[in-house]
RNA sequence: GGAGCUGGCCAGGCAGCCGCUGCGCCGCAAGGCGUGGAGGAAAGUCCGGGCUCCACAGAGCGGGAUGCGGGGUAACGCCCCGGCGUGCAGAAAUGCCGCGCAAGCGGCGCGAAGGCGACGAAUAGGGCCACAGAGACGAGUCCCCGGGGUCAAACCCGGGGGGUGAAACGCGGCAACCUCCAUCCGGAGCAACACCAAAUAGGCAAGCGCCUGAGGCCGGCUCGGCCAAGCUUGCGGGUAGGUGGCUUGAGCCCGGAGGCAACUCCGGGCCUAGAGGAAUGGCUGCCGGGAGGGGUUCGCCCCUUCGCACAGAACCCGGCUUACAGGCCGUCUCCCAUU
Numbered sequence: 001g002g003a004g005c006u007g008g009c010c011a012g013g014c015a016g017c018c019g020c021u022g023c024g025c026c027g028c029a030a031g032g033c034g035u036g037g038a039g040g041a042a043a044g045u046c047c048g049g050g051c052u053c054c055a056c057a058g059a060g061c062g063g064g065a066u067g068c069g070g071g072g073u074a075a076c077g078c079c080c081c082g083g084c085g086u087g088c089a090g091a092a093a094u095g096c097c098g099c100g101c102a103a104g105c106g107g108c109g110c111g112a113a114g115g116c117g118a119c120g121a122a123u124a125g126g127g128c129c130a131c132a133g134a135g136a137c138g139a140g141u142c143c144c145c146g147g148g149g150u151c152a153a154a155c156c157c158g159g160g161g162g163g164u165g166a167a168a169c170g171c172g173g174c175a176a177c178c179u180c181c182a183u184c185c186g187g188a189g190c191a192a193c194a195c196c197a198a199a200u201a202g203g204c205a206a207g208c209g210c211c212u213g214a215g216g217c218c219g220g221c222u223c224g225g226c227c228a229a230g231c232u233u234g235c236g237g238g239u240a241g242g243u244g245g246c247u248u249g250a251g252c253c254c255g256g257a258g259g260c261a262a263c264u265c266c267g268g269g270c271c272u273a274g275a276g277g278a279a280u281g282g283c284u285g286c287c288g289g290g291a292g293g294g295g296u297u298c299g300c301c302c303c304u305u306c307g308c309a310c311a312g313a314a315c316c317c318g319g320c321u322u323a324c325a326g327g328c329c330g331u332c333u334c335c336c337a338u339u
Base pairs, nucleotide, nucleotide: 001335002334003333004332006330007329008328009327010326012287013286014285015284016283017282018281020037021036022035023034024033025032026031039310043321044320046319047318048317049316050315051189052188053187054186063185064184065183066182067181068082069081070080071079072078083119084117085116086115088114095108096107097106098105099104120180121179125178126177127174128173129172137170142162143161144160145159147157148156149155193244194243195242196241203235204234205233206232207231208230215227216226217225218224251270252269253268254267255266256265257264258263288308289306290305291304292303293302294301295300
């Protein structure tokens, strides 16, 4: 330098104006000021945990999940290291063949890194093995050739070869059929759960009242009129509504140490959305970028156009999977050239 493979990171930048929202301060209030305000996947909700409530003496049955060895982790079906298998992939260079004057093109071969793997057990048992084939695990003889028995043949015993097929008798193959073995697993989920708590209607208790009439209506009071069997107070449960749960956490960044690695430990620093029919937006300018066209002295320049990948938190983490414009930096392997 070339080729292939693979991992990680970023996810337009700055500024102005107008809005939305959490928190703090000021204000009687209206509001003002300051400050914070989506992601690597916030997604699918597939797997594993934290947390909350319910259930639970112990053991067993049943059910589910996982499945090479070792390690990591809070845990995992995840990750790392190693083994085995696998035409899954296989490039460039070199080699061979063909075409060609040549440059080169096509094919073959060589296959590295890499990718993928439901990679426990087939003498515990059951079941299955299409088509072809005589026969698919029960045994058995379709064809040919030797050997023995027999005078010879038929037939019998034993052997070799062929044919069919993915596999042909060998303790055959299949467990992604049941099964066995080992390990793990209680259920529901923040609409969990806890607290505060109206109106109305039930419940309980007390007091007053039922024609000697409490109470209600006639706008406030008195009188009067009408209606009238319930009225008042307290307690308790629950609903609407409100609050907490709610973001300080298996947290992030930097440095050091251990380990091949996943990862762990130590020290220092930081606080980084928390809404609740649900904020995180809109407009503009400059720079950057993409697409198209034109020009070029190949350095680039000009014009037009596009707001510019996938996407949108809802209790919180660790994974997996899926989506993703463009860009940046690496690992591994093979090859070429030079030193």
Notes: Bacterial RNase P class A from a Burkholderiales bacterium, 339 nucleotides, folded computationally. The RNAcentral record of the sequence draws on ENA. The gene name in the source record is rnpB. NCBI's taxonomy places the organism under Bacteria, Pseudomonadati, Pseudomonadota, Betaproteobacteria, Burkholderiales.